A computed fold for a 347-nucleotide RNA from a Burkholderiales bacterium, annotated as Bacterial RNase P class A. Its mean pLDDT, the model's own confidence on a scale to 100, is 76. A source record names the gene rnpB. It matches the Rfam family "Bacterial RNase P class A". The family's RNA type in Rfam is ribozyme. NCBI's taxonomy places the organism under Bacteria, Pseudomonadati, Pseudomonadota, Betaproteobacteria, Burkholderiales.
[in-house]
RNA sequence: GGAGCGCGCCAGACCGCCGCUGGUGCAACCUCGAAAGAGGGCCCGAAAGGGAGCACCGGAGGAACGUCCGGACUGCACAGGACAGCGUAGGAGGUAACACCUCUCCACCGACAAGCUGCAAGGCCCUAAGGUGAGGAUCAGAGCAACAGAGACGAGCCGAUUCAGUUCGGGUGAAACGGGCAAUCUCUACGCGCAGCAAUACCAAAUAGGCACGCGUUGAUGUGGCUCCGCGGAGCGUGCGGGUAGGUAGCACCGAGCCGGGAGGGCGACCCCCGGCCCAGAGGAAUGGCGGUCUCGUCCCGGGCAACCGGGGCGCACAGAAUCCGGCGUAUCGGCGCGCUUCACAC
Repeated sequence: GGAGCGCGCCAGACCGCCGCUGGUGCAACCUCGAAAGAGGGCCCGAAAGGGAGCACCGGAGGAACGUCCGGACUGCACAGGACAGCGUAGGAGGUAACACCUCUCCACCGACAAGCUGCAAGGCCCUAAGGUGAGGAUCAGAGCAACAGAGACGAGCCGAUUCAGUUCGGGUGAAACGGGCAAUCUCUACGCGCAGCAAUACCAAAUAGGCACGCGUUGAUGUGGCUCCGCGGAGCGUGCGGGUAGGUAGCACCGAGCCGGGAGGGCGACCCCCGGCCCAGAGGAAUGGCGGUCUCGUCCCGGGCAACCGGGGCGCACAGAAUCCGGCGUAUCGGCGCGCUUCACAC
């Protein structure tokens, strides 16, 4: 330097203007409400309601995506055993757990060169880094096999031959007699309760209905004049409990947390120790827009032998949190860095 692989990182930067959203503060105090809680408290307004501000701190991703797998969490269920159902499948380890990850065995794939073959083009073989593998069992049983072929799982069939299914041959096909497929059922071993944050828990009106007690046709509550007299005619009052609207928690996390370091352990996944940090969050869903300068990529024009310089245009992907984590899978314009294998050349 060529070729082939494996990892990691970034996902434009800064400034200005205008916005969106969460939190805290804006005292005292006031209002509403039974309470949980809400609103005001700066402006308009009697109120209902409407409008608005200031300060500080925070505000998307490597996949936030698909919702495929595993957990946390919550409710319900739960003596034990068996069956059914579902899942997993070489060995050992990691982990909260897994179908994930690591190491390893086996099988297959995998380039140049070398080797074999070929007139050549090319083909074959072998292996590197590396990659792929639902990789237990087909003497328990069942099922399946396109095309070709007489015949495709049953052993037979065809031709020749022999005392005798005795012996030999059978062109097709991946496979004709002994086998293949378990990602078809099945068997073996092991594992597995069911639902999911619209889980669930708490507070809880109005109205209707329920229960209890008391009063009431010897006239209650209500109502007209008001110490009493009328009208009227079957309910009224108090308490309790359940559900609904509404509100709050779950839920923004001291955590399987993030960042950095270790001449700590381990082949490794990973674990351990030390230091620092606190890091989005609603409930129709915020995380944005414009302008400028610069960076990167690309195109055009001009200049230059060239490296390059100047000017202008365009572009910057995939994609958007919704209870939270660990994985896997999928999407992704471009750019940067590191490492491994092999070949050639130079020293």